Two RNAs folded together computationally: RNase P RNA and transfer RNA, 466 nucleotides in total. It holds a member of the Rfam family "Bacterial RNase P class A". Rfam classes the family as a ribozyme. The prediction has a mean pLDDT of 78.
RNA sequence: GAAGGCAGGUGAGACGGUCGCCGGCGUACCCUUCGUACGCGGGAGGAAAGUCCGAGCUCCACAGGGCAGGGUGCUGGGUAACGCCCAGUCGGGGUAACCCGAAGGAAAGUGCCACAGAGAAUGAGACCGCCGCCGUGCUCGUCACGGCGGUAAGGGUGAAACGGUGCGGUAAGAGCGCACCGCCCGCCGGGUGACCGGCGGGGCAUGGCAAACCCCACCCGGAGCAAGAUCGAACAGGGGGCGCCUCGCGAGAGGCCGGCGUGGCCCGCGCCGCUGCUCCCGGGUUUGGAUCGCUCGAGCCCGCCGGCAACGACGGGCCUAGAGGAAUGACCGCCGCCCGGCCCGCGAGGGCUGGGAGACAGAACUCGGCUUACGGCCCGCCUCCGGCG
RNA sequence: GGGCGGUUAGCUCAGUUGGUUAGAGCGCAUGCUUGACAUGCAUGAGGCCAGAGGUUCAAGUCCUCUACCGCCCACCA
Numbered sequence: 001g002a003a004g005g006c007a008g009g010u011g012a013g014a015c016g017g018u019c020g021c022c023g024g025c026g027u028a029c030c031c032u033u034c035g036u037a038c039g040c041g042g043g044a045g046g047a048a049a050g051u052c053c054g055a056g057c058u059c060c061a062c063a064g065g066g067c068a069g070g071g072u073g074c075u076g077g078g079u080a081a082c083g084c085c086c087a088g089u090c091g092g093g094g095u096a097a098c099c100c101g102a103a104g105g106a107a108a109g110u111g112c113c114a115c116a117g118a119g120a121a122u123g124a125g126a127c128c129g130c131c132g133c134c135g136u137g138c139u140c141g142u143c144a145c146g147g148c149g150g151u152a153a154g155g156g157u158g159a160a161a162c163g164g165u166g167c168g169g170u171a172a173g174a175g176c177g178c179a180c181c182g183c184c185c186g187c188c189g190g191g192u193g194a195c196c197g198g199c200g201g202g203g204c205a206u207g208g209c210a211a212a213c214c215c216c217a218c219c220c221g222g223a224g225c226a227a228g229a230u231c232g233a234a235c236a237g238g239g240g241g242c243g244c245c246u247c248g249c250g251a252g253a254g255g256c257c258g259g260c261g262u263g264g265c266c267c268g269c270g271c272c273g274c275u276g277c278u279c280c281c282g283g284g285u286u287u288g289g290a291u292c293g294c295u296c297g298a299g300c301c302c303g304c305c306g307g308c309a310a311c312g313a314c315g316g317g318c319c320u321a322g323a324g325g326a327a328u329g330a331c332c333g334c335c336g337c338c339c340g341g342c343c344c345g346c347g348a349g350g351g352c353u354g355g356g357a358g359a360c361a362g363a364a365c366u367c368g369g370c371u372u373a374c375g376g377c378c379c380g381c382c383u384c385c386g387g388c389g
Numbered sequence: 390g391g392g393c394g395g396u397u398a399g400c401u402c403a404g405u406u407g408g409u410u411a412g413a414g415c416g417c418a419u420g421c422u423u424g425a426c427a428u429g430c431a432u433g434a435g436g437c438c439a440g441a442g443g444u445u446c447a448a449g450u451c452c453u454c455u456a457c458c459g460c461c462c463a464c465c466a
Base pairs, nucleotide, nucleotide: 001385003383004382005381006380008378009377010376013335015333016332017331018330019329021043022042024040025039026038027037028036029035045360049371050370052369053368054367055366056365057224058223059222060221064267065266066265067264069220070219071218072217073216074088075087076086077085078084089103090101091100092099093098104215105214109213110212111209112208113207127155128154129151130150131149132148133147134146135145136144137143138141163181164180165179166178167177168176182204183202184201185200186199187198188197189196190195228292229291230290231289238281239280240279241277242276243256244255245254246253247252257273258272259271260270261269262268283465284464285463299318300317301316302315303314305312306311337356338355339354340353341352342351343350344349390462391461392460393459394458395457396456399415400414401413402412408446417433418432419431420430421429439455440454441453442452443451
């Protein structure tokens, strides 16, 4: 110098002024409220988004059991929890920095493997080829054809053909034998563990798919702030629907049936079956009334300690939108940035002038994550290549 | 704000346990039938299965993300 890798910050560029918008507090006015004026202070994001996970909070249900269903899936740790994060293991990619991985089990069972191919999962498969024997033919050969057998080396089909390479061996071949690699089993050592290393044994018995059913391990009640609580106004607390039997004079009791809840189903349990309510139609409120929930919270910043880290403990400081279909904006000046023109200067650069500019996006109960979208600017570390010293 | 569902030809829909060239009806085009039209008959065109990535030998189908469309949820007695 060039090409890359990783991590982080910022993100209407900054400052000032004028006019506005939405909450809060204070003062004044009418003072009963609503409200008005002035002053002070606050007012979008890294994703506020998608609603994909995990929680807080609220209500319903808490009597359990079984069967279904859903989710997660290498190991260890972090956390309130997680499908998140950190550290590692193994596998894959890259020269490297580094990156990626839904990464349990295919020797528990079932299923599928289209087309092509002789044969597609069973210790399979002779289409061409290779080899042996027999027969026939003649141009008598290292021949052709036919038959019987051997053979998984080679070819061909396919995504995949039943370990790979080499040597020996053989008629030709073959884990048939051997060496190395791979696989499986056992032992020893290291590690919390995933796993790694070493030694010995076995010729290999075990193809792929589990984002197919499934098996194993662990986890999971449902709904959601339009949850829910209190107060107020108005209307018609209107109409319909919703059980039988037995015993008892009766209140009632029992049985069966039905409804609702236990938000999948069954058993069981609880409540209810006409002074009732779980249902349906209808009525009222209506810029779908007011207040609470509603923002102090697993909160943010700094320091220090423990830990490789995620994170945690301790100490100090800070308060940072909480409204209703819902505000956070507009203009001007100056500085900075980019582009063009002119002038000065050898040059770095300076001066004048004209124009331009920004992405994704917009809080709606609140957090922790993930994912997706995003113009540009700034900073740090690392790798490879080239040049110079 | 919250909770669900869908996207396959111009339109309305099928698509089985993932398998060879994705079908049906209506519509469209051409030809025949008719004096001409309608009807009828025959033939044909028209699909990157909303988009992207992944699993798999193989994806409309399985998984993830994105885009678009549609539906439902107020309170009172």